[in-house]
A computed fold for a 373-nucleotide RNA from a Deltaproteobacteria bacterium, annotated as Bacterial RNase P class A. It matches the Rfam family "Bacterial RNase P class A". Rfam classes the family as a ribozyme. Its family is annotated with ribonuclease P activity, tRNA processing and dimeric ribonuclease P complex in the Gene Ontology. The coordinates come from a structure-prediction model, not an experiment, and the mean pLDDT is 79.

RNA sequence: GGGAGGCAGCGGGUGAUCGCUGCCGGGUCUCGCAAUCCGGCAGAGGAAAGUCCGGGCCACGCAGGGCAGGAUGGUCCGUAACGCGGACCGGGGGCAACCCCAGGGAAAGUGCCACAGAAAACAGACCGCCCGCGGGGGUAACGCCGCGGGUAAGGGUGAAAAGGUGGGGUAAGAGCCCACCGGCUGCCGUGGUGACACGGCAGGCCUGGUAAACCCCAUCCGGAGCAAGACCAAAUAGGGAAGCGUUUGAGGGCGGCCCGUCCGAGGCUUCCGGGUAGGUUGCUUGAGGUGGCGGGCAACCGUCAUCCCAGAUGAAUGAUCACCGCCCUGCUGCGGCAGGGUACAGAACCCGGCUUACAGCUGCCUCCCUUCU
Numbered sequence: 001g002g003g004a005g006g007c008a009g010c011g012g013g014u015g016a017u018c019g020c021u022g023c024c025g026g027g028u029c030u031c032g033c034a035a036u037c038c039g040g041c042a043g044a045g046g047a048a049a050g051u052c053c054g055g056g057c058c059a060c061g062c063a064g065g066g067c068a069g070g071a072u073g074g075u076c077c078g079u080a081a082c083g084c085g086g087a088c089c090g091g092g093g094g095c096a097a098c099c100c101c102a103g104g105g106a107a108a109g110u111g112c113c114a115c116a117g118a119a120a121a122c123a124g125a126c127c128g129c130c131c132g133c134g135g136g137g138g139u140a141a142c143g144c145c146g147c148g149g150g151u152a153a154g155g156g157u158g159a160a161a162a163g164g165u166g167g168g169g170u171a172a173g174a175g176c177c178c179a180c181c182g183g184c185u186g187c188c189g190u191g192g193u194g195a196c197a198c199g200g201c202a203g204g205c206c207u208g209g210u211a212a213a214c215c216c217c218a219u220c221c222g223g224a225g226c227a228a229g230a231c232c233a234a235a236u237a238g239g240g241a242a243g244c245g246u247u248u249g250a251g252g253g254c255g256g257c258c259c260g261u262c263c264g265a266g267g268c269u270u271c272c273g274g275g276u277a278g279g280u281u282g283c284u285u286g287a288g289g290u291g292g293c294g295g296g297c298a299a300c301c302g303u304c305a306u307c308c309c310a311g312a313u314g315a316a317u318g319a320u321c322a323c324c325g326c327c328c329u330g331c332u333g334c335g336g337c338a339g340g341g342u343a344c345a346g347a348a349c350c351c352g353g354c355u356u357a358c359a360g361c362u363g364c365c366u367c368c369c370u371u372c373u
Stems, first nucleotide, its partner, number of pairs: 001369010012324007020043009045344001049355002052353005057225001060222001069221005074088005089103001090101004104216002109214002111210003126155002128151008137142001163181006182206002184203008229281004239272006251263004288307008325342007
């Protein structure tokens, strides 16, 4: 100098004007926590998103156990918990830093395995090889054709063909037998909390793949959600109680009032209760943020100090302008100038994760190649 890997962070700034929401203080008023005005302070995110997991909170349900269903799946640790995270183990990829794995069981059972190929799982004879019989050729050695049988050593197909190499053996062959190597199963030893690693002994045991196919095993799961739940509480229409009233007429219509006349008992008055609209609460101080110290490889934990950091609900957090910053392109007299761009997105009870989106920029560590010293 070039290429690559990992981790962490930022994600516009200042000012002016006009507004919006909350809190605090003050004024006006019908004097109050309402309304209105003035002043001050505060007012979206790293993902607030998707709503995919886990928990808090809340009301309901629940003796215990089982079936069904769903999720998860190496080990140990972390955590309130997790399907999350950390470290390690095993497997795979990369020269390396490092990355990826849904990583229990295929020797319980069932299913499936395209194309090619004779055969795809109780293996399998297409070519080849070997033996026998028959036919015909040749002096002979031999080889040709047909039929029957043996053979998985050789060829060929395939992603995959039933351990590998060598020797013995055989008509030709074959773990058929033997040595070594590899794998599997069982037992033992050493190290490790453990997954596991290393080593030893025995057995020819040599067994295809697929479980985000059914399935088996182990572990976990009660189902709902802040539109949860709690409180206050109109109008109208129901419910309950008491009183009045039923031809000796409560009450109502006609009406200014009386008489009169008509209707009239399922009526009138008062009180109580549930509940709707509406309002209040839940509501933001919390597994909280920042910094120091201590423990731990780390995830994380402990302790001390300090801070208070949105609470809207027909749903605020905005709009306009000016200047500056950052990036790209072009021009340049290297001082600058002109044009363009400045993302993804937006709280709704709260928290821990995961996943996805994102203009532009920054810091640290590591690896490989090349050059110089």